[in-house]
RNA sequence: GGGGAUGUGGCUCAGCUGGGAGAGCACUGCCUUCGCAAGGCAGGGGUCGUGGGUUCGAAUCCCAUCAUCUCCA
Numbered sequence: 001g002g003g004g005a006u007g008u009g010g011c012u013c014a015g016c017u018g019g020g021a022g023a024g025c026a027c028u029g030c031c032u033u034c035g036c037a038a039g040g041c042a043g044g045g046g047u048c049g050u051g052g053g054u055u056c057g058a059a060u061c062c063c064a065u066c067a068u069c070u071c072c073a
């Protein structure tokens, strides 16, 4: 220098050929207990790596770019 994969709440990930942003764990409050843990109920938290484009509508399609991993040179 060229090719490929990945990037989504604090962490690990899902999101099925464009139309509701979600799960588990973690966190907060309440219930339960003498207290803790476990369990149950409720809640908060996301500019979907970044910037553009297409579209009535983009995490999803297109382009560029950044980071990590990997292959070739």
Base pairs, nucleotide, nucleotide: 001072002071003070004069005068006067007066010025011024012023013022019056027043028042029041030040031039049065050064051063052062053061
Predicted 3D model of a 73-nucleotide RNA (transfer RNA) from a Thermodesulfobacteriota bacterium. It was read from a public genome assembly. It matches the Rfam family "tRNA". Rfam's curators write: Transfer RNA (tRNA) molecules are approximately 80 nucleotides in length. It is annotated as a transfer RNA. The organism belongs to Thermodesulfobacteriota, within Bacteria. Model confidence (mean pLDDT): 81 of 100.